Predicted 3D model of a 74-nucleotide RNA (transfer RNA) from a Planctomycetota bacterium. It matches the Rfam family "tRNA". It is annotated as a transfer RNA. Rfam describes the family as follows. Transfer RNA (tRNA) molecules are approximately 80 nucleotides in length.

RNA sequence: CGGGCCGUGGCUCAGCUUGGUAGAGCGCUUGUCUGGGGGACAAGAGAUCGGUGGUUCAAAUCCACUCGGCCCGA
Numbered sequence: 001c002g003g004g005c006c007g008u009g010g011c012u013c014a015g016c017u018u019g020g021u022a023g024a025g026c027g028c029u030u031g032u033c034u035g036g037g038g039g040a041c042a043a044g045a046g047a048u049c050g051g052u053g054g055u056u057c058a059a060a061u062c063c064a065c066u067c068g069g070c071c072c073g074a
Stems, first nucleotide, its partner, number of pairs: 001073007010026004020057001028044006050066005
């Protein structure tokens, strides 16, 4: 220098192909059961999707640039 993959709640990931309400598990909070712990059940909070710009009625999703990590080539 060229190319590829990844980046989404605190953590691990799905959703992207085919644009239309951002989900799951674990964790956290509250309540109930239990003498307590553990555990079970119920409810709830928490991310506007690495960043900027563009396309569109509408973008996590498409396009351009860019940042970080990993890999391949030179």